This is a predicted structure of a 147-nucleotide part of an RNA (small-subunit ribosomal RNA, 3' minor domain) from a Pirellulales bacterium. It matches the Rfam family "Bacterial small subunit ribosomal RNA". RNAcentral holds the full RNA, with entries from ENA. The prediction has a mean pLDDT of 81.
[in-house]
Context: one part of a larger RNA
RNA sequence: CACCGCCCGUCAAGCCACGAAAGUGGGGGGCAUCCGAAGUCGCCGAUCCAACCCGCAAGGGAGGUAAGCGCCGAAGAUGAACUCCGCGAUUGGGACUAAGUCGUAACAAGGUAGCCGUAGGGGAACCUGCGGCUGGAUCACCUCCUU
Repeated sequence: CACCGCCCGUCAAGCCACGAAAGUGGGGGGCAUCCGAAGUCGCCGAUCCAACCCGCAAGGGAGGUAAGCGCCGAAGAUGAACUCCGCGAUUGGGACUAAGUCGUAACAAGGUAGCCGUAGGGGAACCUGCGGCUGGAUCACCUCCUU
């Protein structure tokens, strides 16, 4: 490459990441209940014991001890939650991708000036109502500035 311009949205295709999602797989630290190893400690100790005490002795006492019981207690089991990560039919919009579809909303007064807010409506860009702004063209008038 300059209106045979620019440009908007729906729809269709491809691709990417994300959100939602019945559910599903796994991790984490706690909680509650159950079970409860080793071991310390406590109770008991009719079993057993050389040292100490009494006794000539038998035996007794003191002390200790096996077993037993109890508290604590690792691992484990069960349960209801919490939290993190993944998968997930389907679904929602989003980004991107020379030459797809439908229209033509915006840019010139863009052919209904545009835009903002709001409400309703519509395949889509959008349309309509109400309020506001000029970052609107044109025409006329007024004020100011410059020549």